[in-house]
């Protein structure tokens, strides 16, 4: 240099182009307890960036960025 793959809450991991983007763990508040831990309840928190296609994009297309791989 060429080609391929990946990028979603703090972490991990889902989501036939169509529900308010699901769930687990962690953290927070409350509950329980003499206290801590455990249990239970509640809510908050995310689609790498830009553009395009579409009635509608996390999803399809292009470019860029980052990481990984193959090859020279």
């Nucleotide at each position: 240099g060429a080609c391929c793959c990946a990028u979603u809450c703090g972490u991990c991991c889902a989501a036939u182009g169509g529900u308010u983007a699901a769930g687990a763990c962690a953290a927070a508040a409350c509950u329980c307890u003499u206290u801590c831990a455990c249990u239970g309840u509640u809510g908050a928190a995310a689609u790498a960036a830009g553009g395009g296609u579409u009635c509608a994009a996390a999803u399809c297309c292009c470019u860029u960025a980052u990481g990984g791989g193959u090859u020279a």
Molecule: transfer RNA
Organism: Jatropha curcas